Predicted 3D model of a 73-nucleotide RNA (transfer RNA) from Thermocrinis albus DSM 14484. Rfam family: tRNA. Rfam classes the family as a transfer RNA. RNAcentral holds the sequence, with entries from ENA, GtRNAdb and Rfam. It is recorded under the gene name tRNA-Pro-CGG-1-1. The coordinates come from a structure-prediction model, not an experiment, and the mean pLDDT is 82.
RNA sequence: CGGGGUGUAGCGCAGGUGGAAGCGCGCCGGCUUCGGGAGCCGGAGGUCGCGGGUUCAAGUCCCGUCGCCCCGA
Numbered sequence: 001c002g003g004g005g006u007g008u009a010g011c012g013c014a015g016g017u018g019g020a021a022g023c024g025c026g027c028c029g030g031c032u033u034c035g036g037g038a039g040c041c042g043g044a045g046g047u048c049g050c051g052g053g054u055u056c057a058a059g060u061c062c063c064g065u066c067g068c069c070c071c072g073a
Base pairs, nucleotide, nucleotide: 001072002071003070004069005068006067007066010025011024012023013022019056027043028042029041030040031039049065050064051063052062053061
């Protein structure tokens, strides 16, 4: 320098052919217990890496750009 993959909650990930963003673990509260753990119920937490474009509507499509990983030179 070229090509490919990847980036979504604290962590690990899902989000068919665009329609109001979810799961597990963790965290907080409650029930239970002498107390804790386990279990059950509820809750908080997200500018979807960043900047533009298309569209009535973008995590999803298009362009640029940055980080990480792999391959090639």